[in-house]
Molecule: SAM riboswitch aptamer (S box leader)
Organism: Persicobacter sp. CCB-QB2
RNA sequence: GAUUUAUAUAGAAGAGUGGAGAGACAGGCUCGAAGAAGCUCUAGCAACCUGACCCUCGUUAAGGUGCUAAUUCCUGAACCAUAGUUAAUUGGUGAAUAUAAAUU
Numbered sequence: 001g002a003u004u005u006a007u008a009u010a011g012a013a014g015a016g017u018g019g020a021g022a023g024a025c026a027g028g029c030u031c032g033a034a035g036a037a038g039c040u041c042u043a044g045c046a047a048c049c050u051g052a053c054c055c056u057c058g059u060u061a062a063g064g065u066g067c068u069a070a071u072u073c074c075u076g077a078a079c080c081a082u083a084g085u086u087a088a089u090u091g092g093u094g095a096a097u098a099u100a101a102a103u104u
Base pairs, nucleotide, nucleotide: 001104002103003102004101005100006099007098008097013042014041015040016039017038021031022030023029025076026075027074028073043068044067045066048064049063050062051060052059053058072096078093079092080091081090
């Protein structure tokens, strides 16, 4: 990198460094010199895998990841339902993306 499965309206930030971008992509919208990204430290959230306790459900949070603005910030190609002359709008599925686990 690829494939499969599961989850994604809950939850949880301070300091130092840095110095203009960030929110995957496109459009929108938002965050940002009252200091963005990145890096470091500390803390926290969660419970996918392992561990421990029970050995069913479950509890815990030690280890491996992950995460800590906004629903995955909103929408996206297609389909279904409603409505309609059309455009559009609303809801659902999906796609895409992210993370975990397994395989390769």